[in-house]
Context: one part of a larger RNA
RNA sequence: CCUUCGUUAAGGAACUCGGCAAUUUAGCCUCGUAACUUCGGGAUAAGAGGUGCCCUUUCAGGUGAAAAAUUUAUUUUGAGCCCGAGAGGGCCGCAGUGAAAUGGCUCAAGGGACUGGUUACCAAAACCACAGGUCUCUGCAAAACCGUAAGGUGAUGUAUAGGGGCUGACACCUGCCCAGUGCCGGAAGGUUAAAGGGAGAGGUUAGCGCAAGCGAAGCUUUGAACUGAAGCCCCGGUGAACGGCGGCCGUAACUAUAACGGUCCUAAGGUAGCGAAAUUCCUUGUCGGGUAAGUUCCGACCCGCACGAAUGGUGUAACAACUUGAGCAGUGUCUCAACGAAGGACCCG
Numbered sequence: 001c002c003u004u005c006g007u008u009a010a011g012g013a014a015c016u017c018g019g020c021a022a023u024u025u026a027g028c029c030u031c032g033u034a035a036c037u038u039c040g041g042g043a044u045a046a047g048a049g050g051u052g053c054c055c056u057u058u059c060a061g062g063u064g065a066a067a068a069a070u071u072u073a074u075u076u077u078g079a080g081c082c083c084g085a086g087a088g089g090g091c092c093g094c095a096g097u098g099a100a101a102u103g104g105c106u107c108a109a110g111g112g113a114c115u116g117g118u119u120a121c122c123a124a125a126a127c128c129a130c131a132g133g134u135c136u137c138u139g140c141a142a143a144a145c146c147g148u149a150a151g152g153u154g155a156u157g158u159a160u161a162g163g164g165g166c167u168g169a170c171a172c173c174u175g176c177c178c179a180g181u182g183c184c185g186g187a188a189g190g191u192u193a194a195a196g197g198g199a200g201a202g203g204u205u206a207g208c209g210c211a212a213g214c215g216a217a218g219c220u221u222u223g224a225a226c227u228g229a230a231g232c233c234c235c236g237g238u239g240a241a242c243g244g245c246g247g248c249c250g251u252a253a254c255u256a257u258a259a260c261g262g263u264c265c266u267a268a269g270g271u272a273g274c275g276a277a278a279u280u281c282c283u284u285g286u287c288g289g290g291u292a293a294g295u296u297c298c299g300a301c302c303c304g305c306a307c308g309a310a311u312g313g314u315g316u317a318a319c320a321a322c323u324u325g326a327g328c329a330g331u332g333u334c335u336c337a338a339c340g341a342a343g344g345a346c347c348c349g
Base pairs, nucleotide, nucleotide: 001344002343003342004341005340006339007338008337010335011334014333027051028050029049030048031047036041038169052091053090054089055088056087057086058085059084061082062081063080066077067076068075069074070073092096104328105327106326107325108324109323110322112319116128117127132167133166134165135164136163137162138161144153145152146151170315171314172313173312175245176244177243180242181241182238183237184236185235186234189233190232191231195227196226200222201221202220203219204218207214208213246264247263248262249261250260273307274304285301286300287299288298289297
């Protein structure tokens, strides 16, 4: 010096990204216990006091020798032993729960309701799940899924059932847009495959012709019109389907602002609620609170770069090895280090 421990004057978070680590607290009994609340909780809230040993005594409890009575299996009395609580007295010490009880506490905010699950071996969480909500498919030989098939799961279930998507307790709510995309419904018209159809065209050559050439039938290579389903175009519906939810200019008797007006564009122009937010660039926004001092934190404001309603919005008691801020207590985290214990490293043999 290293590892693991123990103790520490005065101070007490000044340490540090951050109280990380360590300390504090801790059992039992008695008293006492707030806001808030879904009336269950919160709660071991918080907080206060007690706790040893000996003697005496009071009142219970357990066990129960034995005895008595009579209904002969019940009742009554009850020694001894064990043990609890209370009261009084005494003893010793600065200090009495135990050998060992192993929650520090409070306040405020965020996200998630909760119990639960997760990256076996750096992440336990605000991620996943969840009960609940809603949309959608499915009438049973179900839908969906596995398999080439047979067959199987679904389910020895039957729409209060089963599958899939989204959301995620509870409370109050969930606005506008169907133009695009998707899905559902429709079938008049347009388009449209194979197939049917076969007009016409090419090749070949019997024949005709002096020749150029023409050219039947057959065979062959093709092939127009027309008929022709779903789909698409088309028509309508649908947002707890994918998604989307404006710009410019002017205007009030100080100024400022604009309830109001004009205009352009759009499918429609963001409603309620919330808002510098796990979202705010400018930004340490501005004001207030807390501190002597606060880029964090809390309460407001609203100019929302770029919140917003089941990709849910806003609240919310309870819960947590969750995240952030503050306070009390007590602390070797620190001022600032010291000493000690055990084991190493190291040196000698």
The prediction has a mean pLDDT of 86. Large-subunit ribosomal RNA, domain IV from Candidatus Brevifilum fermentans, 349 nucleotides, folded computationally. The organism belongs to Candidatus Brevifilum, within Bacteria.